[in-house]
RNA sequence: GUUGGUAGCUCAGUGGUAGAGCAGUUGGCUUUUAACCAAUUGGCCGUGAGUUCGAACCUCACCCA
Numbered sequence: 001g002u003u004g005g006u007a008g009c010u011c012a013g014u015g016g017u018a019g020a021g022c023a024g025u026u027g028g029c030u031u032u033u034a035a036c037c038a039a040u041u042g043g044c045c046g047u048g049a050g051u052u053c054g055a056a057c058c059u060c061a062c063c064c065a
Base pairs, nucleotide, nucleotide: 003065004064005063008022009021010020011019016053024040025039026038027037028036046062047061048060049059050058
């Protein structure tokens, strides 16, 4: 100097109160497990400040890789 940090994991989301897949939980099915089906839980977005009516998103500093 550049890129990145968002759910337990891998990643979307580029100004209007954050989503997917996998995983977890519950139920169905099954002699049981797995698989399959349905529902559901879970994140104040690395930290602090600024700009804005409004910030995960723009600006600055810092931390981490």